[in-house]
């Protein structure tokens, strides 16, 4: 750094998805080692057991026992001494600690945390420095014993005793207070020093050692000393408490909240300021710069990503806070409202003798639960580091360490070298071979790790305790204490790490994915199955996408999945986006707040720049060094922390104040435009309606009609009247307005804009969140008014329906007043204003100039609005372009994939219709915009075709023949199925064919190669049998080459296997051939130019052709395939050759005939050539191409016909022609055989054929072809038979010879309109031919029989000249069969005005939501099945407010009649002071009770909504989508 996906393609816009990096993960396979880390993320859920805080005898009072020694008594195994133990253990007073350390994040969105400050509004034990003091008394009480209550926890009474416990006095500085005055400083509140004077106002000793001082005189006391404590200050250090400014999640579908609330005076209270409490006063505070209320959530260093800005997160580690079952509370205490303390309540749980009692793992282990998911009830204070202690030690589940997991993250390893017969074997093969593969094995080496043996640290150094040495204090050389140096003494880990030594490739590889994205491919299974998938899709018989192997990628002790987080995403755009159509400019104005704002000039210094300080803890990142062999990890030292705070400068700019200035903005003055508003008045055409009058049968209305209307007089037409509404001509991409919108005239009011030309005012200006107002149509209220039109609504049409769309008819409504509503596709789909960027043109309004003094016209020129063209630039493109979508600048609104949904909840607004504001659960992977080629449109223009039209003949009806469907069947084999399947494959089904179908054999096989044994080949014939076959019997022995051994071809027989075979299936795997479009005139290339591209161009245009033919012309120039032309026939002529053809002159001859001699003239025959080219003339056309007439030719504008089929499209047809992949079969789906089927028969369709009749039918009689075929043939001719045909048989392998007779025609005659002398089916009869065989099933003959049929509904076919029509003739194929099919010819018509319509099809162009392309897309409602959600009578729960009741512990106020040891009077009894227990009051947690707020659950029904290969109605909408379509 990108990639896949929207399209036939392309560009854009947009969304999904990937590829990375991380994670306390978790699961799935797997699994050697070692280091460093990490380890309930969920039930702040319950917790068994064991440990997690004590210590000190140098504070103090008191004190065992077991045991051991020694003794006494003696009932010889009991009593009882005393010494150790031992001042020990338990316990108790009393200090210190227990507020730290460790755990959790529940709660807290600010009573938190960050980071800067302040505290002159405070406190601090322990500990460091320091000053000073340590004094004199007192009276208790626990342990302890007696006793007693209880189950027990725990008490009660009564006695004794101590203290560094707990009490009074003395002294007292210095502090406090209060008065008093002075200095200094000040933010004027105040604060700081030093001072006078009252007042308040401590304490405790312990322990070790000495005798200098005093007494006893040994030595010890008082004392003295050292150390320790203690009080009282001061100073520090630590720590905490409080206060400020900044920052600190999300929703306004939470807009108003608050009575201690907000000041303020007074007291109270706290260490301490303060509504932190209480009285009273006064009425304030917050607050769109988001209060209140609701949801989340412990912040923070950091972590993770990321180029960075940013996001996202808050485990481990650190700093703060918060909590300790769950709510209150307050005591101690230097700090709690206290996790391992009290006290009340409450839930629970355990004990119980049932009275009553204990408990609190969110400490470390562990247990249950939960949950994808998180270790051991380890060891040890040795080290770090806390608590006590004078110390020694003691205590620490902090912590050090070890177990347990691949959870990370790091390193090692699983061997190295050589090794080609490329082994075996695997997988694959186009059978040769390729791959796994130097990969194995074999040789030759090495020794990491694990494993064994045997060695083995560093962590240790304090403290201590001994020896020395140097100080402090002291009367001292003692005690004691301080440093110093020596020596001992202490390891949980652990015999660990590390070393070194044996043996030895030994013990150590996996997971994933291989269709694109993404690196890596094939068998073979499977067959829209079973399955995959992150997106895109794979999968319906050849799956590199499923599942298996084999091979290959990639990572590797891991590898995948899943889940999360960021990134890629510039997909919220500060960096770095957007809004004319893609999603997005409010429907339009005024205007508060707010953002922004024109020139100079001075001052400030808030912003802004620049330096300095402080801070931004540590660890972390990042650099640089060092330690662990190395990294990971750890250690040291630097940046770095973009921040905040003080400070000292600078003054451009911004910004505040002050002055000035005139260009922005405004007034004044003078003009002319204008459907700018608003009232009031006034007009004429029209339309209806009303009278009257003429007049008579229709009028109206459509596409045709009908409903209507009218003989009770309409329509029509005069002339009088009424009424409403709207303003023809002017009228114009013309005016005016802010939009909505404004249209006769005429008068009143009034608003804005322009032009001109001075004066004046002195930034007074832009835009503008809410707010206020305007706002079409339609709608709603009141009231009017109503001619026209015209929703609903009624009739009539149309239709398959027709709640439409035409018609008739009509009601609201459209007008007025006045009120609401407040939306539209209210659009230029373009916010508002300034500014700056080329022109050319036209319009309207208003100025100037000119010319010639005015007025006008033409011309040139300013302003201001409206338009169209168009370069630069923009844009995805379309297209915008001085009226900008360009270049900027300032404001406002808006957007963030489609769907769902502008819905639902809520709220606000409205009479109500309903408007604004406005989601989420589910679902899709697109949805879109602009162009782009095609294709299509019941769009358009332009042009062909027997496409219509204008004729001609048929078909559709008859019967029959032939295919097809259906049916039927043992089988009716298969295949073709709109044109382009149906007399098609098949140019010929009795057997064959034949594929079917019944049966009867056959298994190397009817066929092909190969090996083997035999024979040879071939012929004759027996039996059985329907044949195939089956079991015999018989005759026979060859070709060719030889060195005579044998060799080789060829044929039959048997064996065994490779293989044979298959008209089995797949024409959607396939090659080949074929059919259509269509003999339509198209399809395309290279280069060049245009476009981001997809393509465009060329190939379009003007003319022209039968054509992309040709001409012009042009950003195009060439060029191929196709057209045309060459190709074959036909028509005309010339030459050359003439037999089997021809016969004109010549000769001959017949009965007759080129029959004969002969010719080479003609006809033909068949080679070679010539002609036709728009050449020639006129006209027309651009001097063109060409097009129209002529001439002249046999033939004129391609002369007729033919072969000839571009690029493609239909997955069209053919596997059954033939090849061919794959699949199946192989005693069968092969092969062989008989006989049946393919010929069936209610019925239907297609193609033909003969007919219906006289333009005909029969008879007779007579003429004129062509282009074919003939040896298994054709067969003259002759005879026989009515005849088909047969018998003989001649010529001919054919310009000789047969087939053969051409019909139609023409001449004669009958018939005379009739189911017939039409028509000929059908059937009965006797026959021919073919052929093994004519039953099922040929053909054809004869004689009887005589069916339908009287020109054929709707429909629909062919054909434009030698053509339709009509007539007859040959071939193929075949044994035998044609009305088919393929060709020849004879006769020989009619029509075409013309392209409006039908079909087809070319060019061009327009629209498109098709692109499988209109046989296309594509909506709505039901009906089913599923999901989510909204409403819902209601209910259940959470949480909160409000009001009231209660009122445990407890502080606190008061009261204390009951109690009371310390002090004070007092001899004492008492009394006082002080207190206490006890009542009382005030706040209050738990709870109750009413009655509301929100948040979830759930609910019979109900609402739409979304989803889902083939349901049911329609056809809405895309083309003029068939009523243009949209918005409201």
């Nucleotide at each position: 750094a990108g990639a896949g996906u929207u399209u036939g393609a392309u560009c854009c816009u947009g969304g999904c998805u990937c590829a990375g990096a991380a994670u306390g993960a978790a699961c799935g396979c797997u699994g050697g080692c070692g280091g460093c880390g990490u380890g309930c993320u969920u039930a702040a859920c319950a917790c068994a057991u064991g440990c997690a805080a004590g210590u000190c005898g140098c504070g103090c009072g008191a004190g065992a026992a077991a045991g051991c020694u020694c003794u006494g008594g003696c009932u010889u195994g009991c009593c009882g001494g005393a010494g150790c133990a031992a001042g020990u253990a338990a316990a108790g007073u009393g200090g210190c600690g227990c507020a730290c350390g460790g755990g959790u994040g529940a709660g807290u969105a600010a009573u938190g945390c960050g980071u800067a400050g302040g505290u002159a509004a405070u406190c601090u034990a322990c500990c460091u420095c320091u000053g000073a003091a340590u004094u004199c008394g007192g009276g208790a009480u626990a342990a302890c014993c007696c006793u007693u209550c209880g189950a027990a926890a725990g008490g009660g009474g009564g006695g004794c005793u101590a203290a560094u416990a707990c009490c009074g006095g003395a002294u007292g500085a210095a502090g406090u207070c209060a008065a008093g005055a002075a200095u200094u400083u000040u933010u004027c509140g105040g604060a700081a020093u030093a001072u006078u004077u009252g007042a308040u106002g401590a304490a405790a000793g312990g322990u070790g050692g000495c005798c200098u001082c005093u007494a006893u005189a040994u030595a010890u006391a008082a004392g003295c000393u050292a150390c320790u404590g203690u009080u009282c200050g001061g100073a520090g250090a630590u720590g905490a408490g409080c206060c400020u400014g900044c920052g600190u999640a999300c929703c306004a579908u939470u807009a108003g909240c608050u009575a201690g609330u907000u000041g303020g005076c007074a007291g109270g209270g706290u260490a301490a300021c303060g509504g932190c409490c209480u009285a009273c006063c006064a009425a304030g505070g917050c607050u769109a710069c988001g209060a209140u209320g609701g949801u989340u959530a412990g912040c923070u260093g950091g972590u993770c990503u990321g180029a960075g800005a940013g996001g996202a997160u808050g485990a481990u580690c650190a700093g703060c806070c918060a909590c300790a079952c769950c709510g209150g509370a307050a005591c101690u205490g230097g700090a709690a409202c206290a996790c391992g303390g009290u006290c009340c309540g409450g839930a629970c749980u355990c004990c119980u003798a049932c009275g009553g009692g204990a408990g609190g793992c969110a400490g470390c282990a562990g247990u249950g639960a939960g949950g994808a998911a998180u270790u051991u009830u380890g060891c040890g204070c040795a080290a770090u580091g806390g608590g006590g202690g004078a110390a020694a030690c003691c205590c620490u589940g902090a912590c050090g360490c070890a177990g347990c997991a691949a959870c990370g993250c790091c390193g090692c390893g699983u061997g190295a070298g050589u090794g080609a017969u490329g082994a075996a074997g695997g997988c694959u093969u186009u059978c040769g071979g390729g791959u796994c593969g130097u990969a194995a094995a074999g040789c030759u080496c090495u020794g990491u790790c694990a494993a064994g043996u045997g060695g083995g640290a560093a962590g240790a150094a304090c403290c201590c305790g001994c020896a020395u040495c140097a100080g402090g204090g002291u009367a001292a050389u003692a005690u004691u204490u301080u440093g110093a140096u020596g020596c001992g003494c202490u390891g949980a880990c652990g015999g660990u790490a590390c070393c070194a030594c044996u043996g030895a490739a030994g013990g150590a590889a996996g997971c994933a994915c291989c269709g694109g994205c993404u690196a890596a491919c094939u068998c073979c299974g499977u067959g829209c199955c079973a399955g995959c998938a992150g997106c895109c899709g794979c999968g319906g018989u050849a799956a590199u996408a499923c599942g298996g192997a084999g091979g290959g990628u990639g990572c590797a002790a891991g590898c995948g999945u899943u889940a999360u987080u960021c990134g890629g995403a510039a997909u919220u755009a500060u960096u770095g986006g957007g809004c004319g159509u893609a999603a997005a400019g409010g429907g339009c104005g005024c205007g508060c707040a707010g953002g922004c704002g024109g020139u100079c000039u001075g001052a400030c210094a808030a912003g802004u720049c620049a330096g300095a300080u402080g801070u931004g803890a540590a660890a972390g990142c990042c650099c640089a060094g060092g330690g662990c062999u190395c990294a990971a990890c750890c250690c040291u030292g630097g940046a770095a922390g973009u921040g905040c705070a003080u400070u000292u400068g600078a003054a451009a700019c911004u910004g505040u104040c002050a002055g000035a200035c005139u260009u922005g903005a405004g007034u004044a003055u003078g003009g002319g435009a204008g459907a700018g508003g608003a009232a009031a008045g006034u007009g004429g055409a029209a339309u209806u309606c009303c009278c009257g009058g003429u007049g008579u049968a229709g009028c109206g209305g459509u596409g045709a009609a009908a409903u209507g209307c009218g003989u009770a007089g309409a329509u029509a037409u005069c002339g009088g009247g009424a009424g409403g509404a709207a303003u023809a001509c002017c009228a114009g991409u013309g005016g005016c307005g802010a939009a909505g919108g404004c249209g006769a005239c005429u008068u009143u009011c009034u608003g804005g804009a322009c032009c001109a030309a001075u004066a004046c005012u002195g930034a007074c200006g832009c835009u503008g969140a809410g707010g206020c107002g305007c706002g079409a149509a339609g709608g709603c209220g009141u009231g009017g008014g109503g001619a026209g039109c015209a929703a609903a609504c009624a009739g009539g049409a149309u239709u398959a329906g027709a709640u439409g769309c035409c018609c008739u008819g009509g009601u609201a409504g459209u007008c007025c007043a006045c009120g609401c509503a407040g939306u539209a596709a209210a659009c230029g789909g373009u916010g508002a204003u300034c500014a700056c960027u080329a022109g050319g043109u036209g319009u309207a309004g208003c100025g100037g100039g000119u010319a010639u003094u005015u007025u006008a016209c033409c011309c040139c020129u300013g302003c201001u609005g409206c338009g169209c063209c168009g370069g630069a630039g923009c844009u995805a493109a379309c297209g915008c372009a001085u009226u900008a979508a360009g270049u900027g600048a300032u404001c406002c609104g808006c957007c963030u994939g489609g769907g769902a949904a502008g819905u639902a909840c809520g709220a606000c607004c409205g009479c109500a219709a309903g408007g604004u504001u406005a989601a989420a659960a589910c679902u899709c992977a697109a949805a879109g915009g602009a162009a782009u080629u095609g294709a299509c449109g019941g769009g358009g223009g332009c042009c062909c075709g027997c496409a219509c039209a204008a004729g001609c003949g048929g078909u559709g009806g008859a019967g029959c023949a032939u295919g097809u469907g259906g049916u039927u069947u043992a089988a009716u084999u298969c295949g073709a199925c709109g044109c382009a399947a149906c007399g098609c494959g098949a140019a010929g089904a009795a057997c064959c064919u034949u594929a079917c179908c019944u049966a009867g054999g056959u298994u190397u096989g009817a066929c092909a190669u190969c090996u083997c044994g035999g024979g040879a080949a071939u012929c004759u014939u027996u039996u059985g049998g329907a044949a195939a076959c089956a079991a015999g019997a018989g005759a026979g022995u060859g070709c060719c080459c030889u060195u005579c051994g044998g060799g080789g071809a060829u044929c039959c027989c048997g064996a065994a296997g490779a293989c044979a075979g298959g008209u089995g299936c797949u024409g959607c795997a396939u090659g080949g051939c074929u059919g259509u479009c269509g003999u339509c005139a198209g399809c395309u290339c290279g280069u060049g130019u245009c476009g981001u591209g997809a393509g465009a161009u060329g190939u379009u245009g003007g003319g022209u052709u039968a054509a992309g033919u040709c001409c012009c012309g042009c950003a195009a120039c060439g060029a191929g395939c196709g057209c045309a032309a060459c190709c074959c026939u036909u028509g005309u002529c010339u030459u050359c050759a003439g037999u089997u053809a021809c016969c004109a002159u010549c000769a001959a001859g017949u009965c007759a005939a080129g029959u004969u001699g002969g010719g080479g003239a003609c006809u033909c025959u068949g080679g070679a050539g010539a002609u036709a080219c728009u050449g020639c003339c006129c006209c027309g056309g651009u001097c063109a191409a060409c097009g129209g007439g002529g001439a002249g030719g046999a033939a004129g504008g391609u002369g007729g016909g033919g072969a000839u089929g571009a690029c493609g499209u239909c997955a069209a047809g053919u596997c059954c022609u033939c090849a061919u992949g794959g699949c199946c079969u192989u005693u069968a789906u092969g092969c062989c055989u008989a006989g049946g089927g393919c010929u069936a028969c209610a019925c239907a369709c297609g193609u033909g054929c003969u007919a219906c009749a006289a333009u005909g039918g029969g008879c007779g009689g007579u003429a004129c072809a062509a282009a074919g075929g003939g040896c298994u043939g054709c067969g003259a001719c002759a005879c026989u038979g009515c005849g088909a045909a047969g018998u003989g048989a001649a010529g001919c392998g054919a310009a000789u010879c047969c087939c053969g007779a051409a019909a139609a025609g023409c001449c004669g005659u009958c018939c005379u309109c009739a189911g017939u002398u039409c028509g000929g089916a059908u059937u009965g009869g006797a026959g021919u031919c073919u052929g093994c065989a004519a039953c099922u099933c040929g053909a054809c003959u004869c004689c009887a029989u005589g069916a339908a049929g009287c020109u054929g509904g709707a429909a629909u076919c062919g054909c434009u000249a030698g053509u339709a029509a009509u007539c007859g003739c040959g071939g193929a194929u075949c044994a035998g069969c044609a009305u088919g099919c393929c060709g020849c010819g004879g006769u020989g018509a009619a029509u075409a005005c013309g392209u409006u319509c039908c079909c087809g099809g070319g060019c061009c162009u327009u629209g498109u939501a098709c692109a499988c392309a209109c046989c296309g897309c594509c909506c709505g409602u039901c009906a089913c099945a599923c999901c989510a959600u909204g409403a819902g009578a209601g209910u259940u729960g959470g949480u909160u407010g409000u009001a009231c009741c209660a009122g445990a512990a407890g502080u606190u106020g008061u009261u204390g009649g009951g109690c009371u040891a310390a002090c004070c009077c007092g001899c004492a009894a008492g009394g006082g002071a002080a207190g206490c227990a006890g009542g009382c009051g005030c706040c209050c947690a738990a709870g109750g009770u009413a009655u509301g707020g929100u948040c979830a659950g759930u609910g019979a029904u109900u609402g739409g909504g979304g989803u889902g290969a083939a349901g049911u109605c329609g056809u809405a909408a895309c083309a003029a989508g068939g009523u243009a379509g949209c918005c409201g």
Notes
Small-subunit ribosomal RNA from an uncultured bacterium, 1528 nucleotides, folded computationally. The coordinates come from a structure-prediction model, not an experiment, and the mean pLDDT is 83.